[in-house]
RNA sequence: AGCUUAUCCAGAGUGACCGAGGGACUAGGCCCUAUGACGUCCGGCAACCCCCAGCAAUGGGAAGGUGCCAAUUCCUGCAGAAUGAUUUCCAUUCUGAAAGAUAAGGC
Numbered sequence: 001a002g003c004u005u006a007u008c009c010a011g012a013g014u015g016a017c018c019g020a021g022g023g024a025c026u027a028g029g030c031c032c033u034a035u036g037a038c039g040u041c042c043g044g045c046a047a048c049c050c051c052c053a054g055c056a057a058u059g060g061g062a063a064g065g066u067g068c069c070a071a072u073u074c075c076u077g078c079a080g081a082a083u084g085a086u087u088u089c090c091a092u093u094c095u096g097a098a099a100g101a102u103a104a105g106g107c
Base pairs, nucleotide, nucleotide: 003105004104005103006102007101008100013042015041016040017039021032022031023030026077027076028075029074043069044068045067048065049064050061051060052059053058073099078096079095080094081093082092083091084090
């Protein structure tokens, strides 16, 4: 790299440094950003692995391995349904998929 399973509307800074772009990719939209974004460090959040109790359901914890800390994975893109308008395309909402992220496992 590819595979399986689970989760993805909660939560997390009046800090230090840096200095120009950033929000995964592609297209459209919408945002963040010299009142300093992004990134790094510190700090924090959470609880997948983990630890404790328990037959289990579950409850508690946070030393360690990860992860995360604008906006739902920022929103839409594909399929279906409902509603509204309407002359066949548009808008809104819902469901599912795809893509992606993270963890654990297996090869």

Background: The RNA shown here (SAM riboswitch aptamer (S box leader)) has 107 nucleotides and comes from Cytobacillus horneckiae. It was read from a public genome assembly, where an Rfam model found it. Its Rfam family is "SAM riboswitch aptamer (S box leader)". About the family: The SAM riboswitch is found upstream of a number of genes which code for proteins involved in methionine or cysteine biosynthesis in Gram-positive bacteria. The coordinates come from a structure-prediction model, not an experiment, and the mean pLDDT is 85. Of the family's consensus pairs, 97% are formed in the model.